[in-house]
């Protein structure tokens, strides 16, 4: 060089044929316990990998790059 796939909270993932995004684990706090661990209960915590476009609206459709893995040559 050429194709394709992935990119969403620390971490591993989900989601919507367009209507301001959730789960487990983790981290905090309460309770429960002599106490720890386990358990219950809440709470924080994301500019959906970056511009850009279309649309009243974009994580989602288009485009250009990044950045990781696969394939070809």
């Nucleotide at each position: 060089g050429c194709u394709g796939a992935u990119g969403u909270a620390g971490c591993a993932c989900a989601g919507u044929c367009g209507g301001u995004a959730g789960u487990g684990c983790g981290a905090c706090g309460c309770a429960u316990u002599c106490g720890u661990a386990a358990u219950g209960c809440g709470u924080a915590g994301g500019u959906c990998g970056a511009g850009a476009g279309u649309u009243c609206g974009a994580u989602c459709c288009u485009c250009u790059c990044c950045a990781u893995c696969a394939g070809c040559u």